[in-house]
Context: one part of a larger RNA
RNA sequence: CCUUCGUUAAGGAACUCGGCAAAAUGACCCCGUAACUUCGGGAGAAGGGGUACCUCGGUAUUGUGAGUAUAAACCAUACGAGCAAGAGGAGGUCGCAGAGAAUAGGCCCAGGCGACUGUUUACCAAAAACACAGGUGCCUGCUAAAUCGAAGAGAUGACGUAUAGGUGCUGACGCCUGCCCGGUGCUGGAAGGUUAAGGGGAAAGGUCAAUCGAAAGAUGAAGCUUUGAACCGAAGCCCCAGUAAACGGCGGCCGUAACUAUAACGGUCCUAAGGUAGCGAAAUUCCUUGUCGGGUAAGUUCCGACCCGCACGAAAGGCGUAACGAUCUGGGCACUGUCUCAACGAAGGGCUCG
Numbered sequence: 001c002c003u004u005c006g007u008u009a010a011g012g013a014a015c016u017c018g019g020c021a022a023a024a025u026g027a028c029c030c031c032g033u034a035a036c037u038u039c040g041g042g043a044g045a046a047g048g049g050g051u052a053c054c055u056c057g058g059u060a061u062u063g064u065g066a067g068u069a070u071a072a073a074c075c076a077u078a079c080g081a082g083c084a085a086g087a088g089g090a091g092g093u094c095g096c097a098g099a100g101a102a103u104a105g106g107c108c109c110a111g112g113c114g115a116c117u118g119u120u121u122a123c124c125a126a127a128a129a130c131a132c133a134g135g136u137g138c139c140u141g142c143u144a145a146a147u148c149g150a151a152g153a154g155a156u157g158a159c160g161u162a163u164a165g166g167u168g169c170u171g172a173c174g175c176c177u178g179c180c181c182g183g184u185g186c187u188g189g190a191a192g193g194u195u196a197a198g199g200g201g202a203a204a205g206g207u208c209a210a211u212c213g214a215a216a217g218a219u220g221a222a223g224c225u226u227u228g229a230a231c232c233g234a235a236g237c238c239c240c241a242g243u244a245a246a247c248g249g250c251g252g253c254c255g256u257a258a259c260u261a262u263a264a265c266g267g268u269c270c271u272a273a274g275g276u277a278g279c280g281a282a283a284u285u286c287c288u289u290g291u292c293g294g295g296u297a298a299g300u301u302c303c304g305a306c307c308c309g310c311a312c313g314a315a316a317g318g319c320g321u322a323a324c325g326a327u328c329u330g331g332g333c334a335c336u337g338u339c340u341c342a343a344c345g346a347a348g349g350g351c352u353c354g
Stems, first nucleotide, its partner, number of pairs: 001349008010340002014338001019335001027051005036041001038172001052093005061085004067079004094098001106333007113325002118130002134170007146156003173320004178250003183247002185243005192238003199232002204227003208223001211218002251269005278312001279309001290306005
């Protein structure tokens, strides 16, 4: 010097990102216990007191119970020696201290998030993430949908049958969930437009054979072969509707009231429709340590408000909410070597010397 541990005057979080760590609390009995609440809780809330030993006294009382009585073996009732346990109360004794050691909740207030118990990154994250009961959309009538599979096999679904199965979103509970279907998607529709085939269809053309011609070539109806325009051809798309707890979206400018300011009101442009309720400097607010109030001597955090929401907002749910949480934030009490500011001691190690 390091590790682990013990103690510490006065102060008591001044430490620090942060009370991290440590200290403190701790058992049992009695008293007592708030807001809030889903009436279950909250709650061991909080807070206060007691605890050894001796005597009254082995007392009150409790359990067990030989046996006795009722004419009585059993049953029932009453009494009941002995044995075991033994409070409260009063008085007293000793110590600094009586759950004398060891083991054994710190508590409270306010707010955010998530309802809850649960699950998770085996080895840096346990959470506000995942799940959840509950809510809701869509698909599926059974050889179901969906999934696995090369497969018209087979299997799962399911020896289930719409109070079932699959899948998406949301996430207890309470109060609620506004407007937009123009775009994209999905569902339905089918009048019209467009539209493929190694589909149908054949107008027309080419080669050959045949015919004419000495040849070049001409003709070429039927035939063989071949190319092949019109025209007819579905779904889809265009089109017409529906649908937002489907993907998504939810305006701008100007003016106006008898102080000023503001604008219930009006005008105008654009849109599919222009953000409703509730909430709001928020896990969202850039400007920003916004402004006001509270708490502090002093508060970029915190709590309550305001609303100018850069850029909240209603199942990628909105706002509340008792209980719950090794959750996150702020405050308080208690407590302390975290600190002012360090000291001493113990055990083990390092180092030095032998």

Large-subunit ribosomal RNA, domain IV from Bacillota bacterium LX-D, 354 nucleotides, folded computationally.
The organism belongs to Bacillota, within Bacteria.